[in-house]
RNA sequence: GGGGGUGUAGUAUAACCUGGCAUUAUAGCCGCCUCCAGAGCGGUAGAUCGGGGUUCAAAUCCCUGCGCCCCCA
Numbered sequence: 001g002g003g004g005g006u007g008u009a010g011u012a013u014a015a016c017c018u019g020g021c022a023u024u025a026u027a028g029c030c031g032c033c034u035c036c037a038g039a040g041c042g043g044u045a046g047a048u049c050g051g052g053g054u055u056c057a058a059a060u061c062c063c064u065g066c067g068c069c070c071c072c073a
Base pairs, nucleotide, nucleotide: 001072002071003070004069005068006067007066010026011025012024020056028044029043030042031041032040049065050064051063052062053061
């Protein structure tokens, strides 16, 4: 330099192809339970890598940039 894959809560993930309220688990916080704690149960906040485009509507489609991984040179 060329090609391919990938990027979503603290962590791990679903939704992407086929555009329509962003899923679940765990961790966090609050409560119930307990003499206390843990376990268990209930509740709660938290995320689409950046920018632009298409569209009534974009995590999803298009363009571009960035990070990580692999292959070729």